[in-house]
Context: one part of a larger RNA
Parts: sequence; structure tokens; C1' cells
RNA sequence: GGAUGAACGCUAGCGGCAGGCCUAAUACAUGCAAGUCGAGGGGCAGCACAGGUAGCAAUACUGGGUGGCGACCGGCAAACGGGUGCGGAACACGUACGCAACCUUCCUUUGAGCGGGGAAUAGCCCAUAGAAAUGUGGAUUAAUACCCCGUAAUAUCGUUGUCAGGCAUCUGAUGGCGAUUAAAGCUCCGGCACUCGAAGAUGGGCGUGCGUCUGAUUAGGUAGUUGGUGAGGUAACGGCUCACCAAGCCGACGAUCAGUAACUGGCGUGAGAGCGCGACCAGUCACACGGGCACUGAGACACGGGCCCGACUCCUACGGGAAGCAGCAGUAAGGAAUAUUGGUCAAUGGACGCAAGUCUGAACCAGCCAUGCCGCGUGGAGGAUGAAGGUCCUCUGGAUUGUAAACUUCUUUUAUCUGGGAAGAAAUGUCGGUUUUCUAACUGGCUUGACGGUACCAGAUGAAUAAGCACCGGCUAACUCCGUGCCAGCAGCCGCGGUAAUACGGAGGGUGCAAGCGUUAUCC
Repeated sequence: GGAUGAACGCUAGCGGCAGGCCUAAUACAUGCAAGUCGAGGGGCAGCACAGGUAGCAAUACUGGGUGGCGACCGGCAAACGGGUGCGGAACACGUACGCAACCUUCCUUUGAGCGGGGAAUAGCCCAUAGAAAUGUGGAUUAAUACCCCGUAAUAUCGUUGUCAGGCAUCUGAUGGCGAUUAAAGCUCCGGCACUCGAAGAUGGGCGUGCGUCUGAUUAGGUAGUUGGUGAGGUAACGGCUCACCAAGCCGACGAUCAGUAACUGGCGUGAGAGCGCGACCAGUCACACGGGCACUGAGACACGGGCCCGACUCCUACGGGAAGCAGCAGUAAGGAAUAUUGGUCAAUGGACGCAAGUCUGAACCAGCCAUGCCGCGUGGAGGAUGAAGGUCCUCUGGAUUGUAAACUUCUUUUAUCUGGGAAGAAAUGUCGGUUUUCUAACUGGCUUGACGGUACCAGAUGAAUAAGCACCGGCUAACUCCGUGCCAGCAGCCGCGGUAAUACGGAGGGUGCAAGCGUUAUCC
């Protein structure tokens, strides 16, 4: 000098764009953050509509009739998105390869299929236990829930031929025979679903080379340890696990142990080499009160699922129960220190749905903070009686503050007020039309904006609303007076201060930066 997720002191006009718990992965009140589908189902608690009965009417009662739909069965989603950086020195990450050892819901293309039957169960109803959480028993009922039969292959398994290839295990192509295995309906009649294959795409899993901090005041470490055979297990290879057998394996090219740490793209600095860092944004990993475990599922050993142990908190009728903000806000605590218990699904994206649509603290916006970067303004021109006042001096006078002010004139960014007022909406949706074998395409009208009456534009008013901070001994740009008298104090280093202090305190003047300026901390 540059830089910062900064903090502190003094000061403060505006806008744009960014950023905002670095500490206690501490504890959490409250609300919200994952639902959706009635075009799968039985149904009807509530709402609305149209009915029926009684009544003059208000109103009461009534029946799933319709729109819809709480709870329930079922499907899909909840493994994404969002948070944090505890752990981990490791194939965790980065990069480059490999899988002749693997899986992949939804999606695309393509080939086949969608026949028959059955038994339950939730809900509803009845009874009942409990303070509650939650149950228990009985009766009855449906399905795209469950089960059975039939059919079926280029699927799976077994067996048997032929050919080709490789990289050891083997792989590919083409045949025969036998066995096993499937389905679900709904509909506005357009279709959408469902089952079994093949291929693709996407997403993952596994292996390997190389790279990846410090310490030798850590030198030996290791028994599932290293390898083999067999078995189990997995989507899959493998001591992954187990039984048996052998005695191996790693290490001064640093094993083991200890400490520290999420990694990367990148960021800061520097001419570069390098050094330091990994906040925001993006990719990967790990974690979800501490620890362990599996279930469901295409996918989890699952942040807002389950079970067990533990700690803590809460409720209790003392018998027993409930909870997990490292989601968004917010609270307490810690700390030098870090924001609103805001708006909207309008756009983008996601889940579900044929769709309308619903949900979405993802996201988009708004609020707070000079935390940073960038931009703008605090006026421009003229104006010498060089005014008054201040300060200084060689003091009847000069110098300086200083064109500075006053005064004249101009402008109106900004400010205040008034009026107008977006783009972001491409599309979707809806009602028509045209083309079309299907899918769909095109076209016309109407509808949908949180931000927001915001940005922006025009007009009116009037210099009107707007400057500080640090420094002035040398390094280092900028000097005099007064006060103090090794005191009070300053200080980054050298060093100032003991009676003429350009170094302390004040004043005048000056220098530097400027809505900031200094100090502190850290890195180069």
C1' cells in the first nucleotide's frame, strides 16, 4: 500500500447493487416451513345449493339429491428443495480412468398383454378401559388395498448344441428342451392409468493411479490382522460376515500415534514465483438433542418417519405420557459483534392432479443496518470599502482568515408538493375460430402483478433540505501563539515534556480524505 462476513470512537443527505451469529453443533415459548388426488374407494362430520314435511311467515325437522369434502382405506410425493460444518487426514474431496462385478421411481422410444374368482380390513355403528396419550372387543362394508387360478416371453432358473472373441475369472452371437413368474381400473369416450420385456436418458453404487496440513521431544504397528478354500450376505465385487487352513501385511519414499481441519471451483495479495484464506455463489461430502438399530421404499439406515438406551425440558388424576428450530421469523444465553415473530405464489422452480387447481418461509419481493462497492448532492457565476470579527507581528501600522462573507444574478440534481404511470405476462387459464390421421399447431376476444401507485415522466416552490473526521517533530503532505513545567500527558518506530515545547492541552492557520474519517484485529 492492498484486503475484510469485521468491531469500536466521532460524524451522517440520497440512491443502485451486494452482504449480514465468524462466539454456544448452547437451550428453545409461539406461528408457519409437505402435501396432493373424489377422474381409485366406502362414504357424508362440516359448508353451500336445490328439494320434501310442518307453519301465514320467521323458523324447525328431514333425506348424500347436487357442488364439494373433515376423518378413513388406497396411490404418488415426503430420499427433492432448505439448514449447518459436528465428525472425518479418508478414495471424504479434486482430477483421470475402469466395472468382463452393479441398481435406477417418474420420463422417452419400442414389443407384447390387460381372462376368471375369492377372503378380509379401516371407516361408519354398538359396547367398553384411560386424566390424557392412546386403546380393547363385537357387528357390517368397498377399492387402482390383499390373495388364488388361468395365459405368457428375447424375463428368471436348469440342461444341451454351434460359432466367434478376449484380459485370468470369462464375454458375445445363434439354436433346442424343461420348469417358474403378470395385470386395475376410471372416463367428459378424446383418453388417462395398469402388467411383463428391450433400448435410451437421468440419477446413483463400487474399484484404481496421482494430488491433499503439522509434529520423530510419536519408531515400530497389526489377530479378521494379510492371504487362501468354502459358505452366508449385498443391486454388485470384496474379511463385508462366518467356519477352517497358512503366517502373513504395513513402515525412515515416515507406518503407527498425537494435534489441527469439511474438500473443491475459487477469494485476497503479489510483477511473478509464491504465501494466506475457503464468508457469499456453484459442485461434492458429513450431520440433524448424544449414541445405536432396522422397517417402508426405485431410492433412506430417513432434519419437520419408527424403535431402544442416555441427558435435558414439559404435562399428569402419580397409574402413565409428550417433545427435539444446524428450515423461516423470533426468544434467552454467550459475545466486540450480525436483521422482521413482514408480503405473495405475479414470475422461476418443485410435489400431486386429466385439468381447474391446491400446497410450497424453495423462490420472488419488501423491512432493518454507512457492513462493503459504485454513483449523486450539499450549489454556479460575478463580487475589494480586500468590511466586521478572530489570530499573529517589528503594533498611529501591517499580515492572514479571504472572493471567503455581505451584495447582485443564475440554476433546481436533490428536497417538498401536485398530476400521469410502467416493463417484468413468454405464456397459462377461459370462450370462440382455422388446420390436423394422432399428438398437437396457429389465431381472435377476455382474465391473472406480491413488489407498487414502486421505478420512471411532467409541472410548481425556493439556495431553499444536506460536512465531517484524522493529522501538522522525522519517517509523512501540513506552523505559529498561549497554557503546562520530567507534572499533566503523547507515542507505530526513533523519541517528546525538568520555564521561550512546530512532539503534551487549547486556539488561529494549514494538510489529507470525504458521507465518511480514524483506531483495533487478521492476511499478503

A computed fold for a 524-nucleotide part of an RNA from a metagenome, annotated as small-subunit ribosomal RNA, 5' domain.
Its mean pLDDT, the model's own confidence on a scale to 100, is 85.
The full RNA is in RNAcentral, with records from SILVA.